[in-house]
RNA sequence: GCCUCAGUAGCUCAGCCUGGCAGAGCGAAGGUUUCGUAAACCUUAGGCCAUGGGUCCAAAUCCCAUCUGGGGCU
Numbered sequence: 001g002c003c004u005c006a007g008u009a010g011c012u013c014a015g016c017c018u019g020g021c022a023g024a025g026c027g028a029a030g031g032u033u034u035c036g037u038a039a040a041c042c043u044u045a046g047g048c049c050a051u052g053g054g055u056c057c058a059a060a061u062c063c064c065a066u067c068u069g070g071g072g073c074u
Base pairs, nucleotide, nucleotide: 001073002072003071004070005069006068007067010026011025012024013023020057028044029043030042031041032040050066051065052064053063054062
């Protein structure tokens, strides 16, 4: 230099192919329970979907460029 995969909540990851309300588990906070703690149960918060641009009525999703990381080739 070229090819390829990944980047989404504090963490691990779905959702992307086939555009249409942003999700799960763990974690956090509050509550119920308990003499208290843990566990269990209930509730809540937490995201400019890596960055910028384009297409579209509408983009996490399609297109282009860039950045970061993993793998491969020369």
A computed fold for a 74-nucleotide RNA from a Nitrososphaeraceae archaeon, annotated as transfer RNA.
The sequence is in RNAcentral, with records from ENA.
The organism belongs to Nitrososphaeraceae, within Archaea.
It matches the Rfam family "tRNA". About the family: Transfer RNA (tRNA) molecules are approximately 80 nucleotides in length.
The coordinates come from a structure-prediction model, not an experiment, and the mean pLDDT is 85.